[in-house]
Molecule: SAM riboswitch aptamer (S box leader)
Organism: soil metagenome
């Protein structure tokens, strides 16, 4: 680049030692009761992938190959609203190609 999806779901222990919550601003909020990073186990989910099932779709199962396990992708930024929300995009994450 393209296509789908992001308001669900899932954490504990070792290492390690001060910052993370993708960048910019603005909030909020997580952190020595131990951030970030690595490591092991667990676990969540079901895009690919095997099965029911020749063949297609669709459901159901399984968990090989990703990914994920504080807050909606923590909010908001643009238009409608007018304090109750509501719609869009761009970025950015994943998956397949």
């Nucleotide at each position: 680049c393209u296509u789908a999806u992001c308001c669900a779901g899932a954490g504990u222990g070792g290492c390690a030692g001060a910052g993370g919550g993708a960048a910019c601003a603005g909030g909020c909020c997580c952190g020595a009761c131990g951030a970030a990073g690595c490591c092991a186990c667990a676990g969540c989910a079901a895009c690919c992938u095997g099965g029911u099932c020749c063949g297609a779709g669709a459901a159901c199962c399984a968990a090989g190959g990703u990914g994920c396990u504080a807050a909606u992708u923590c909010c908001u930024g643009c238009c409608c609203a007018g304090u109750g929300g509501g719609g869009a995009g761009a970025a950015g994450a994943u998956a397949a190609g």